[in-house]
Molecule: c-di-GMP-I riboswitch aptamer
Organism: uncultured Gammaproteobacteria bacterium
RNA sequence: GCUCGCAAAAGCCAAACCUGCCGUGAGGCAGGUACGGAAAGCCGCGGAUCUUACGUACUGUCAAGACAGCCGGGUCGCCAAC
Numbered sequence: 001g002c003u004c005g006c007a008a009a010a011g012c013c014a015a016a017c018c019u020g021c022c023g024u025g026a027g028g029c030a031g032g033u034a035c036g037g038a039a040a041g042c043c044g045c046g047g048a049u050c051u052u053a054c055g056u057a058c059u060g061u062c063a064a065g066a067c068a069g070c071c072g073g074g075u076c077g078c079c080a081a082c
Stems, first nucleotide, its partner, number of pairs: 005079001012037002017032006035069001041075003045072003049066004055061002
């Protein structure tokens, strides 16, 4: 340096729920709290799922959005068993 996550150590993040704020909504932000996570760091590139306005061939579809803790991909990174 690479690989790996079997072990150890230092740490890290934070589901659901509650409170406040923002949003038409999906949902987001902050605080509390932990279901869990070896990238549960970051990126809407591909797929999936979800929301909504107008239209429309009307429980569908189109456009715009949400979602990184749905999957894939890209990218930076702690430690270092063999």